The part of an RNA shown here (large-subunit ribosomal RNA, half B) has 1166 nucleotides and comes from Cyanoptyche gloeocystis. Lineage of the source: Eukaryota > Glaucocystophyceae > Cyanoptyche. The full RNA is in RNAcentral, with records from ENA. Its Rfam family is "Bacterial large subunit ribosomal RNA". The prediction has a mean pLDDT of 80.
Context: one part of a larger RNA
RNA sequence: UUAUGUUGAAGGAACUCGGCAAAAUAACUUCGUAACUUUGGAAUAAGAAGUAUCCUUAAUGGAUGACACAUAAUAGGGGGUAGCGACUGUUUAACAAAAACACAGGACUCUGCUAAAUCGUAAGAUGACGUAUAGGGUCUGACACCUGCCCGGUGCUGAUAGGUGAAAAAAUAAUGUGCAAGCUUUAUUUAUAAACCCCAGUAAACGGCGGCCGUAACCAUAACGGUCCUAAGGUAGCGAAAUUCCUUGGCGGGUAAGUUCCGUCCUGCACGAAUGGUGUAACGACUUCCCUACUGUCUCCAACAUAAAUUCUGUGAAAUUGAAUUCUCCGUGAAGAUGCGGAGUACCUGCGGCUAGACGGGAAGACCCCGUGCACCUUUACUACAACUUUUCAUUACGUAGAAAAAAGUGUUAUAUAGAAUAGAUGGGAGUUUAAAAGUAUUAUGCGCUAGCUUAAAACUUUUCACAUAUUUUGCGUAAAACUUAAAUGUAAUACCAUCUAACACUUUUUUCGAAGUUUACUAUAUUUUUAGGACAGUGAAUGGAUGGUAGUUUGACUGGGGCGGUCGCCUCCUAAAAUGUAACGGAGGCGUACAAAGGUAAGUUCAAGCUAAAUUGAAACUAGCUUAAGAGUGCAACGGCAAUACUUACUUUACUAUAAGGCAAACAAGCCAAAUAGUUGUUAAAAGCAAGUCGUAGUGAUCCGGUAACACUUUGUGGAAAGGUUAUCGCUCAACGGAUAAAAGGUACGCCGGGGAUAACAGGCUAAUGAUUCCCAAGAGUCCUUAUCGACGGGAUCGUUUGGCACCUCGAUGUCGGCUCAUCACAACCUGGAGCUGAAGAAGGUUCCAAAGGUUCGGCUGUUCGCCGAUUAAAGUGGUACGUGAGCUGGGUUCAGAACGUCGUGAGACAGUUCGGUCCCUAUCUACCGUAGGAUCUAAACAACUAGAAAUCAUUUUUAGUACGAGAGGACCAAAAUGGUUUGAUCAAUGGUGUACCAGUCGCUAAAAAAGCGUCGCUGGGUAGCUAAAUCAAAAAAAAUAAUUACUGAAAGCAUAUAAGUAAGAAAUUAUACUAAGUUGUUUAAAAUAAGUUCUAGAUUAGAACUUCCUUAGGUUAAUCGUGUAAAGUUUGUAAAAAAUAAGCGUAUUAAUACUAAUAAGAAU
Repeated sequence: UUAUGUUGAAGGAACUCGGCAAAAUAACUUCGUAACUUUGGAAUAAGAAGUAUCCUUAAUGGAUGACACAUAAUAGGGGGUAGCGACUGUUUAACAAAAACACAGGACUCUGCUAAAUCGUAAGAUGACGUAUAGGGUCUGACACCUGCCCGGUGCUGAUAGGUGAAAAAAUAAUGUGCAAGCUUUAUUUAUAAACCCCAGUAAACGGCGGCCGUAACCAUAACGGUCCUAAGGUAGCGAAAUUCCUUGGCGGGUAAGUUCCGUCCUGCACGAAUGGUGUAACGACUUCCCUACUGUCUCCAACAUAAAUUCUGUGAAAUUGAAUUCUCCGUGAAGAUGCGGAGUACCUGCGGCUAGACGGGAAGACCCCGUGCACCUUUACUACAACUUUUCAUUACGUAGAAAAAAGUGUUAUAUAGAAUAGAUGGGAGUUUAAAAGUAUUAUGCGCUAGCUUAAAACUUUUCACAUAUUUUGCGUAAAACUUAAAUGUAAUACCAUCUAACACUUUUUUCGAAGUUUACUAUAUUUUUAGGACAGUGAAUGGAUGGUAGUUUGACUGGGGCGGUCGCCUCCUAAAAUGUAACGGAGGCGUACAAAGGUAAGUUCAAGCUAAAUUGAAACUAGCUUAAGAGUGCAACGGCAAUACUUACUUUACUAUAAGGCAAACAAGCCAAAUAGUUGUUAAAAGCAAGUCGUAGUGAUCCGGUAACACUUUGUGGAAAGGUUAUCGCUCAACGGAUAAAAGGUACGCCGGGGAUAACAGGCUAAUGAUUCCCAAGAGUCCUUAUCGACGGGAUCGUUUGGCACCUCGAUGUCGGCUCAUCACAACCUGGAGCUGAAGAAGGUUCCAAAGGUUCGGCUGUUCGCCGAUUAAAGUGGUACGUGAGCUGGGUUCAGAACGUCGUGAGACAGUUCGGUCCCUAUCUACCGUAGGAUCUAAACAACUAGAAAUCAUUUUUAGUACGAGAGGACCAAAAUGGUUUGAUCAAUGGUGUACCAGUCGCUAAAAAAGCGUCGCUGGGUAGCUAAAUCAAAAAAAAUAAUUACUGAAAGCAUAUAAGUAAGAAAUUAUACUAAGUUGUUUAAAAUAAGUUCUAGAUUAGAACUUCCUUAGGUUAAUCGUGUAAAGUUUGUAAAAAAUAAGCGUAUUAAUACUAAUAAGAAU
């Protein structure tokens, strides 16, 4: 010193983030017990009393001893308020026990049994040997009161008319080839599934739930009104909350004082209704606040016990370690030196301590950045895959109604104009048809170009024929009627016959599809005669959909760290330092084209602005003149040009093809200029000539891949074709613009790896914008008056405490805020001291100068530094020291993993927002420091003197005096004395503490008894020595030289002047005195020391001190003092517990006496 324990005066949470830790409570019996309540609880509520031994009793009553009778051990502290969660329970084995999970209860949703769901390639299994009161999933979370509005978005469910919509299928057209059949390839069309669009439902599905303006007879507010938007605009309830930034919100309560807490208000940054809202009795090792009891948590620490540490004997690790002969200060330096420079200091070597440094040890930093690193997670990133689902085909059979197609037959229909009139086309053709026909009015079918056509029905009238003679009429004549030819119209002419075209209807045959159905494939958990399904399902092959269920990946760079923001190619200017070139997240602007004329040639013309004059004339219209080198114009920025490169007119296409020497520029690839030669129908001009786009400099994109045209170069046996190639051309905001892919976003606090001080956060360094301090000038304020005091606008310095800038040491680690402990320095001085000025009467101040010796409080709130508040004080200083100090402590905050709220995000998740919880290692080698020894120097001891260091040193109040001063109120300097406080040192006589020496009491146990022991020394009451504080004592006066300042004499400078010569005064600072500790020197004397032993008021060990027989050093003995409190045995008294004799007995670290024992002898060393 640490750990574990024991005790503690006075106070009693003042400690601290926080009563952490400790103390206190505790058993049984009896009494008594509140709010609230789900009536069960709360409750052992709270609070109070009793408890031994002996005799006796039915109950009871009496006796005895103690400080204390559940005597030890065992053994709840209690109460009040709030938050959260109902509860018991569960959880991160080893940093989180919670408010998280679970839970009973509630709700939604799926599932009819071969159930849904889940595992599996499958077989099969779980679900379940269960059956909707069952099973799966999701959300909420007892109970009470409740659970509002929104279906626009996303999801789910349903419906299905329309749009889009794949393969397979069909049809048509074309390509290639072939004699052909055909095959191949391509395109288009048709008819189609799910799905999507569209339509509807659904929120205890995912989710969402507004602005602005005005208005009431004070003001304020707004029941009210207006307007915009929305799918709907937040209802009830709650509300500065686990949610409130501002914020320590306002008010109230509690406290002396309250960032926390409770109540209330509502201005809800950013509550809100099963992601549940609001309450709530009981419960909680949860979180917060308060009270009471209690205490060493604290004021303020002390003593004691045990185990370590220390010494000796034995045994005997570890991390670490470039090598070490391992000082301080100032400076320097990769910017914080034991090691460099200078100065200083220092004899050699241990041991015990301490932890300031060795950017100490430990762990290739976990923060930060980087890597075309990794992993996991998410999703409306990209791309796939499983599972799901759709359609087609196969397994796959029968086939009805019906539908469609093809063929054959029958029938109908067919309107240009003209024409009798609804002429399908062509051909033949001169007749054809008839027993009925025509007409009238009527009804109905189909078609239709609205003209009509066609078909059918019955009635009446007329005509003719046939038959017949019962009736009516007629009278037997054999012909009649209609259509056509002809004519007319027209491209075509009609009767009749044949063939054909288009459309439609019907019939028959064949083929295809096929609702419903059948049973034989197939299926079964039925049980094998059957039953239930059934060509479905299942399975396989294709196909579309949807798909974080799973997987692989991507998710840019620059960057005064990274992120956010901005930028990324090209052109012009400046920066750019008079060639060219030249950087920055330097300063300014443009481009991603335009034009068939805005190109070419030739010819002609002169612009802008101003002045003068005229005109309806104005600032600007048109005309004339003058001035004017360019200020105009040049499609578009800027620069450089240009009086023709500008403007106008005429004619036009050189805005052509093929070779290009030579240059500019240049890493490459690209880029730019270009004479000349050849060609071509040619342009313009009279011609020479000019013209290969535009006054120049921007107007852009490599390669791959693919398209189009031309060429006719290759042609996988041959011929072709396909395909490729060549020339020209087209397709990229590949704009991250030298373009990684046709195709790509996020999270990580659960993180990992490799690196970086190439790069951030802390600290240092440099700088000093900002900050702080100060000076100069002096407008003004100060009644007057710049400077008693204050001082604008400006200017100059200093500092290195703020916020920054930079990125220089450190990322193979320099631990971060605050507190505690311990400090040390600066002075720009908070107090005490000394002065000047004052708008200084005194007192109290203001301001400035000197001065760093000492001092500079305790509490409430908060993690706080800070700050606010309470009470004091002489004062409650400002800063530095790695924002001093974590190998010294703490760990409340910040800054890992858990969890919640608000907000943001589709989500994973995120937040200099909040909230509850959450492992702080190190045995000290060196330096430094505090001690203590051995050796060296020195002959030893004693006594003096001296030296240079270190530590320390004081302040307030009261008397002089109610005096000086002052109208009064008030009220001193100077000087003296006393008292108290702070700090420090010493001491233990007294007051206390402790006191595991000791004495006594007493409980349980060792069977009982005695003695002794164990139970924290068992507990309890006392207490000597020692140690100790809260106790007691002490820390004087007077000097020296000075600071600011004040003076004397006094010249330079006949004055003045404190100064130049000379002489003074003057402060808690300095020096000295005094005190403490060390060292050196001198003088005197002649011995001194170690070792061994007995010891100690000395001590870690050493050392120091006393003694060693001529001796009281220790022990013993005796006595005293002191402590305790009246021993045991026997006797006596009492029924017994017990009492008496007894100031007894026992003990003693103190004192005295006494050699009884041990410090003996021998030997060794300087």